Large-subunit ribosomal RNA, domain IV from a Desulfarculales bacterium, 353 nucleotides, folded computationally. The coordinates come from a structure-prediction model, not an experiment, and the mean pLDDT is 88.
[in-house]
Context: one part of a larger RNA
């Protein structure tokens, strides 16, 4: 020096990203206990008293002689209950230390927002978390040889279950609620017309040559090669429904008697142009935005505003009691975090053998 423990004057977070560590607080019994609430809770809220030993004294309880009563006469049975003894309080007085839950084990606590409603579950070996999940909640398939899955098949799961039942997808307790758009993209239903395979069809053209012809050339059957018209399913085009199905929810310009502003009015797109509720937010660039509160000072924190770059309603929206090794910021308490170090001990380091 370095780890591992103890102290520590005076302040007490001035340390730091941030109280990280520590340090305090803890048992029991009694008093007392806000806001809020889904009435259960919160809550061991908070905050306070007592606690040791010695005498005296009492209340309650257990135990339990002598007794009384019954008796089948037993080492029975029921009642009652001194005394000592135990147990749990109560009341007076006394004693002793710095300290009497005399060590040890044994919640710090309040306020305030945000996310997740809870217990729960995860990255075995850097991430417990707001991340999965969850009880509700909704769409949607599927009539049972179900649907869906696994498997080339045979089977098999779904199930010895039958729509209150099973699979998929989204949301995620509770409360209030959950707006417009079907134009595009899926899905469902439609079938009247367009297109539209194989496969049917078989005009027509081509090869070859009996035959005819001086020759050029024509040419039947058969044989092969090709093949037009027509007839043809679903799909797609179309035509309709759906959005708790993927998804999407505007732009200029003017106008009130101070100014502002614009309830109004004009125009341009759109399938419709963001309702409600929230709102510098786990979203706000400009931003350390304005304004209020907190502090002697506040880029963080709360409360307001709305100019929402780029919040918005089951990709669910706003609450919300409880609950969180979660995340923000505030305050008692308490302390070597610190001001700033000192001191003591184990164990290493170091030298020497």
């Nucleotide at each position: 020096c370095u780890u591992c423990g103890g102290c520590u004057a005076a302040g007490g977070a001035a340390c730091u990203c941030g109280g990280c560590a520590a340090a305090a607080u803890u048992a029991u019994a009694c008093c007392g206990u806000a806001a809020c609430u889904u009435c259960g809770g919160g809550a061991g809220a908070a905050g306070g008293u007592a606690u040791g030993c010695c005498c005296u004294u009492u209340u309650u309880c257990g135990u339990c002689a002598u007794g009384a009563g019954c008796u089948u006469c037993g080492c029975g049975c029921u009642c009652g209950g001194c005394a000592g003894c135990g147990a749990a309080g109560g009341a007076g007085g006394g004693c002793c230390g710095c300290a009497g839950a005399g060590a040890a084990a044994u919640g710090g606590g309040g306020a305030u927002a945000g996310c997740g409603a809870c217990u729960g579950u995860u990255u075995a070996c850097u991430a417990a978390a707001a991340a999965c999940a969850c009880a509700g909640g909704a769409c949607u398939c599927u009539g049972c040889u179900a649907a869906g899955u696994c498997g080339c098949a045979a089977g098999a799961c779904g199930a010895c279950g039958u729509a209150u039942a099973g699979g998929g997808u989204c949301u995620g307790a509770c409360g209030c609620c959950u707006g417009c758009c079907c134009g595009g993209u899926g899905c469902u239903g439609g079938a009247a017309g367009g297109u539209u395979a194989a496969g049917g069809g078989g005009a027509g053209a081509g090869g070859u040559u009996a035959u005819c012809g001086c020759a050029a050339g024509a040419g039947a059957a058969g044989c092969c090669u090709u093949g037009a018209a027509c007839c043809g399913a679903a799909g797609c085009c179309c035509c309709a429904g759906u959005a708790a199905a993927c998804g999407g929810c505007g732009g200029c310009c003017g106008u009130a008697a101070c100014u502002a502003u614009a309830a109004c009015g004009g125009u341009c797109c759109u399938a419709a142009g963001g309702u409600a509720g929230c709102g510098a937010a786990a979203u706000u660039c400009c931003u350390u935005g304005u304004c209020g509160g907190g502090u002697a000072a506040g880029u963080u924190c709360c409360g307001a505003c709305c100019u929402g770059c780029a919040c918005g309603a089951a990709u669910g929206g706003c609450g919300u009691a409880a609950c969180g090794a979660c995340u923000u910021u505030c305050c008692c308490a308490c302390u070597g975090u610190c001001u700033c170090a000192g001191c003591c001990g184990g164990a290493g380091a170091c030298u020497c053998a």